[in-house]
Formats: sequence, C1' cells, structure tokens
RNA sequence: GGGGCUGUAGCGCAGUUGGGAGCGCGGCUGCAUGGCAUGCAGUAGGUCGAGAGUUCAAAUCUCUCCAGCUCCACCA
Repeated sequence: GGGGCUGUAGCGCAGUUGGGAGCGCGGCUGCAUGGCAUGCAGUAGGUCGAGAGUUCAAAUCUCUCCAGCUCCACCA
C1' cells in the first nucleotide's frame, strides 16, 4: 500500500426485503428475609464509530474518513 470482517446501553450481543431500537448480565427503586444471598415487580441508561449523499423515511443502501482484528504485497 491492497483485500476481508467488525464498530448498536456500563459489559457481551441480536436486529440488513429500508418504517417498532431490543435481549442477557450489570446499575437503581420497591416487596419477601433480622440481614446477606436469592426470587419477584418496576425503572433509568443509546445522538446505532464520525461526516456527507439517496429516500417521504436510514442502525440497515452509497461515498469518504477513523479505530480494532485478520490475510496479502512491498522495503530493510
């Protein structure tokens, strides 16, 4: 330098025929217990890596860039 994959909540991830942003764990509150653990109920938390484009509408399609992983090439 070229190719591929990945980037979504604090952590691990799902969601791509374009229209509802979700699951598990964790956090917080309440109830049960003398308390912990645990169980149950509820709740908060996201500008979907950044910017631009297409579209009535973009996490999803297109372009550029950034970061990580990986393969190849090049130099010594």

Annotation: Transfer RNA from a Candidatus Omnitrophota bacterium, 76 nucleotides, folded computationally. Its mean pLDDT, the model's own confidence on a scale to 100, is 82. The sequence is in RNAcentral, with records from ENA and MGnify. Its Rfam family is "tRNA". The family's RNA type in Rfam is transfer RNA.